[in-house]
Predicted 3D model of a 163-nucleotide RNA (c-di-AMP riboswitch aptamer (ydaO/yuaA leader)) from an uncultured Verrucomicrobia subdivision 3 bacterium. The coordinates come from a structure-prediction model, not an experiment, and the mean pLDDT is 76. It was read from a public genome assembly, where an Rfam model found it.

RNA sequence: AUCAUGUUGCAGCCGAAAUCCGGCUUCCUUCCUGGAGCCGGAUGCGGGAGACCCAAAAUCCUCAGCAAUGAGGACGGGGCGAACGAAGCCAGGCAACUGGUUUCAAGGCCACUUUCAAGGCCAAGCCCGACAGCUAAUCUCGUAGGCAAUUGGAAGGGCGAUU
Numbered sequence: 001a002u003c004a005u006g007u008u009g010c011a012g013c014c015g016a017a018a019u020c021c022g023g024c025u026u027c028c029u030u031c032c033u034g035g036a037g038c039c040g041g042a043u044g045c046g047g048g049a050g051a052c053c054c055a056a057a058a059u060c061c062u063c064a065g066c067a068a069u070g071a072g073g074a075c076g077g078g079g080c081g082a083a084c085g086a087a088g089c090c091a092g093g094c095a096a097c098u099g100g101u102u103u104c105a106a107g108g109c110c111a112c113u114u115u116c117a118a119g120g121c122c123a124a125g126c127c128c129g130a131c132a133g134c135u136a137a138u139c140u141c142g143u144a145g146g147c148a149a150u151u152g153g154a155a156g157g158g159c160g161a162u163u
Base pairs, nucleotide, nucleotide: 006162007161008160009159010158012147013146014145018043019042020041021040022039023038024037025036026035027034044143045142046141047140048139049138054133059074060073061072062071063070064069076131077128078127079126080125085104086103087102088101089100090099091098092097107122108121109120110119112156113155114154115153116152117151118150
């Protein structure tokens, strides 16, 4: 140093949101090193737009009419994300539907990873602006923010100590 084996200790997390380099400002310091902020770049990671082919298409309610159809009314669509859908109640409306609220609930999370059992939490918010299916070429954007929060079993990995 390598391989195998047993024992034992440790690790921040969600999220794409990280790593590195250069420059400037500032703080500590004699200087270097280092911390914080800003700007730029590279790599990685994650989104959006965008052809052919393919896929999809022509909504709903009320009234009139045997019907075809006509009149009036209601309702945009898409993206990020787990955060979607349904039912009940209240208000408006003849209805379609609109607004509010409650309960369920697709789905997501619970601390190295996977899985099993029990249990807990969330099921938001924001953006585009009448416009977007997929999508080669191509174009373009982001790299924030929030927390530190369960138990037990099985399997596996990383780093370290020791045999």